[in-house]
C1' cells in the first nucleotide's frame, strides 16, 4: 500500500410511521433497523426516476418528447477516513 477478520471500539441508518417542504421525483428532522468496511463526501461518466415549465398533437379531455430537477443504499470515477488478523 492493497487486502478485509466470528478482532476491538464505534459509526451510518432501508422499509415502514409520523410532522414539514417540493408540481412531482424527492429532501429535512423524529421514531425505527433491511442492511452497510467507506450506506463519508462530491451530480465527472454510464444508468435510472420525475416533467413544474417548454415543444408536439387533440374540438376538447387527454397523449408523447424533454432536465437546468433528483437518486452517492444502481454502476464507476475522483476526494478523504477507524482498526490491523491472515495473505
Nucleotide at each position: 500500500u492493497c487486502c478485509g477478520a466470528u478482532a476491538a471500539a464505534g459509526g451510518c441508518a432501508a422499509a415502514c410511521c409520523u410532522g414539514c417542504u417540493g408540481a412531482a421525483a424527492g429532501g429535512c428532522a423524529g421514531g425505527g433497523a433491511c442492511g452497510c468496511a467507506a450506506a463519508g463526501c462530491u451530480g465527472c461518466g454510464g444508468g435510472u426516476c420525475u416533467a413544474a415549465g417548454g415543444c408536439a398533437u387533440u374540438a376538447g379531455c387527454g397523449u408523447g418528447c424533454u432536465a437546468a430537477g433528483g437518486c452517492a443504499g444502481c454502476c464507476g470515477g475522483g476526494c478523504u477516513g477507524c482498526c490491523g488478523a491472515a495473505g